Context: one part of a larger RNA
RNA sequence: ACCGGCGAGUUAAUUUGCGUUGCAAGGUUAAUCCGCUGUGGCGGGGAAGCCGAAGCGAAAGCGAGUCUGAAUAGGGCGACUAGUAACGUUGAUUAGACCCGAAACUGAGUGAUCUACCCAUGGCCAGGGUGAAUCCAGGGUAAGACCUGGUGGAGGCCCGAACCAGUGUCGGGUGAAAACGGCUUGGAUGAGCUGUGGGUGGCGGUGAAAUGCCAAUCGAACUCAGAGAUAGCUGGUUCUCCUCGAAAUGCAUUUAGGUGCAGCCUCGUGUGUUUUGUCAUGCAGGUAGAGCACUGGAUGGGCUAGGGGCCCCACCAGGUUACCGAACUCAACCAAACUCCGAAUGGCAUGACAUUAGCGCGGGAGUGAGACUGCGGGGGAUAAGCUUCGUAGUCAAAAGGGAAACAGCCCAGAUCGUCGGCUAAGGUCCCAAAGAGCUGGCUAAGUGUGAAAGGAUGUAGAGUCGCAUAGACAACCAGGAUGUUGGCUCAGAAGCAGCCAUCAUUUAAAAAGUGCGUAACAGCUUACUGGCCGAUCGUGACUCUGCGCCGACAAUGUAAGGGGGCUCAAGCCAGCCACCGAAGCCACGGGUUCCCCGAUCUAACUAAUCGGGGAGCGGUAGAGGAGCGUUCCUUGUGGGUCGAAGAUCGAGCGUAAGCACGGUUGGACUGCAAGGAAGUGAGGAUGCCGGU
Numbered sequence: 001a002c003c004g005g006c007g008a009g010u011u012a013a014u015u016u017g018c019g020u021u022g023c024a025a026g027g028u029u030a031a032u033c034c035g036c037u038g039u040g041g042c043g044g045g046g047a048a049g050c051c052g053a054a055g056c057g058a059a060a061g062c063g064a065g066u067c068u069g070a071a072u073a074g075g076g077c078g079a080c081u082a083g084u085a086a087c088g089u090u091g092a093u094u095a096g097a098c099c100c101g102a103a104a105c106u107g108a109g110u111g112a113u114c115u116a117c118c119c120a121u122g123g124c125c126a127g128g129g130u131g132a133a134u135c136c137a138g139g140g141u142a143a144g145a146c147c148u149g150g151u152g153g154a155g156g157c158c159c160g161a162a163c164c165a166g167u168g169u170c171g172g173g174u175g176a177a178a179a180c181g182g183c184u185u186g187g188a189u190g191a192g193c194u195g196u197g198g199g200u201g202g203c204g205g206u207g208a209a210a211u212g213c214c215a216a217u218c219g220a221a222c223u224c225a226g227a228g229a230u231a232g233c234u235g236g237u238u239c240u241c242c243u244c245g246a247a248a249u250g251c252a253u254u255u256a257g258g259u260g261c262a263g264c265c266u267c268g269u270g271u272g273u274u275u276u277g278u279c280a281u282g283c284a285g286g287u288a289g290a291g292c293a294c295u296g297g298a299u300g301g302g303c304u305a306g307g308g309g310c311c312c313c314a315c316c317a318g319g320u321u322a323c324c325g326a327a328c329u330c331a332a333c334c335a336a337a338c339u340c341c342g343a344a345u346g347g348c349a350u351g352a353c354a355u356u357a358g359c360g361c362g363g364g365a366g367u368g369a370g371a372c373u374g375c376g377g378g379g380g381a382u383a384a385g386c387u388u389c390g391u392a393g394u395c396a397a398a399a400g401g402g403a404a405a406c407a408g409c410c411c412a413g414a415u416c417g418u419c420g421g422c423u424a425a426g427g428u429c430c431c432a433a434a435g436a437g438c439u440g441g442c443u444a445a446g447u448g449u450g451a452a453a454g455g456a457u458g459u460a461g462a463g464u465c466g467c468a469u470a471g472a473c474a475a476c477c478a479g480g481a482u483g484u485u486g487g488c489u490c491a492g493a494a495g496c497a498g499c500c501a502u503c504a505u506u507u508a509a510a511a512a513g514u515g516c517g518u519a520a521c522a523g524c525u526u527a528c529u530g531g532c533c534g535a536u537c538g539u540g541a542c543u544c545u546g547c548g549c550c551g552a553c554a555a556u557g558u559a560a561g562g563g564g565g566c567u568c569a570a571g572c573c574a575g576c577c578a579c580c581g582a583a584g585c586c587a588c589g590g591g592u593u594c595c596c597c598g599a600u601c602u603a604a605c606u607a608a609u610c611g612g613g614g615a616g617c618g619g620u621a622g623a624g625g626a627g628c629g630u631u632c633c634u635u636g637u638g639g640g641u642c643g644a645a646g647a648u649c650g651a652g653c654g655u656a657a658g659c660a661c662g663g664u665u666g667g668a669c670u671g672c673a674a675g676g677a678a679g680u681g682a683g684g685a686u687g688c689c690g691g692u
Stems, first nucleotide, its partner, number of pairs: 001692006011095005017089007026051003032045005055062002065077004098236002101233001105226006116200009125190001127159003130155001135150005163187003168183004202218001204214003211220001239627006249262005263367002265364007274357001276354008289341001290339002295335003299331004306324002308321004370395010400411003415590004420586003426580003429564003435577001437576006448566001454550002458547010476531004481505003486500003511526001515524002591617010628681001630678010646665005652659002
């Protein structure tokens, strides 16, 4: 891992609502006793007690009333009847209370055969080196100290086996091993290693101290018990079908992943049109927008107090100013916490029309992590698949078609069947169902099939203003001069470094010079003029619009149309016709829920059954309803050695859970009907046990 078996809302008491039954202003016995018995029970006693039939008040007390109160007032709580017992069932409470799951806490015990330390008594340490004190001899001294040679054999001394340790590295890492192996390394006469026996106990011991060690367990051992500790947490919770169907919000919370109340769902009951939509009429409002009348902000001008500067001045005064500038004024602006104004939508009321929901009371819930998209805002950076509100939708709990794929986008809400039809979104060259559809334009960029500021004789359309057969625009030929090298500046400055001026003359025209150039000149060129040419589509400047171009850089491989591929399109714009396309709609048939009508049954019926018609039937949490199956019991009735259960094979039946029938196997039990009682349904729980 798979297969098989086991595996989770139970039981008791009290209580609540509902259902059924009995009795009813009453209902009911408990323990227990007596009798009978087939020993399972049955019958009869037993009102003790409990609930109800009267309440109000703190109470005295009064009583259909009572309390408060001065009150015959008002107000509070009551009265104007239905209960009670049993059984079934929903929920609650108390119990382990649906099941499994802690880490922990407490008590009583068991452990020092591992290990820590200690006590007692034993054992062990190859070999080699170094050579302290002491001692002896000699020297030396006044005596010493001291020196030399020998002797000697000290040391938590040196090297290195056993022994003890465990440094580095490699291997091992479902190991050979739940700590090892190889090589290497540290200590190796010592605070050494070790045998045996003994001691210290968990609120503790021991510790050359690491929270280390105390039997592969240690920030508090292990075993059993309290004990099914507790778990607002995680996981799991077993057959079927039918009807309805949420929430992820508000307030509060030692509260934020929990809970209470409300909201939203469901079932019962009551009420009886109270619901919702549209229209009409009438109301309230201060948002969007707009505005500047208020409150503030803010730009420029005018005017003008005051201030600053300068002049003048003994003081007072005065003059002036390209400075600052309140108020006032003109013009143009800004505002969530500004408003002289002011919508749409939305809200309230009444009526009409359409619609069928709404509301009260009671039983049961679940939810109280929401997500995205559009619109209106706040926060953020007018960032986020960001965050927080409002509003609408979808998902959640929604399948189907479209968007290549894609919870939240677009279309559309799946009761079942059909080898029928029509459409929606979106599509119609091929992949791939349907038009290589029609008409008129645009695009040349494969734009389409990703992007900005900005840039450009792209191209199409509309417009404005010039020049032009008295000859334009472009090209070509020619001219482009004189005073003069203008003045200044400068080493120089001659059209052309810079400053100032920018005149006049001759002209068809020609700047005191457009650019290049020189040290400065020179030289080339332009403006300007003439000639040549000859525009039915002449030429130049500008504005607006459509579609294109550049701007354009990312990581495996084209990879920014799903692909092939597409150019008067298979692209874009405008218009038109047809078709495809879904579980939508229609058609035909079936089922079921609710409503209406009719019939049958009946003493009677809103019940049941049958027929007809209508409206519904996606669904998580959840509420409600109806069933299937398993084991056992009671009553009744069947089957079975002429073969039960079980197993297995088979093309049967039922809307489902499921149920028959036949063959084979098997070899002794078993079905059905009506009731009853549950150890009553398995795929999940890192479930438990077994097998493989």
This is a predicted structure of a 692-nucleotide part of an RNA (large-subunit ribosomal RNA, domain II) from a soil metagenome. It matches the Rfam family "Bacterial large subunit ribosomal RNA". Clan: LSU clan.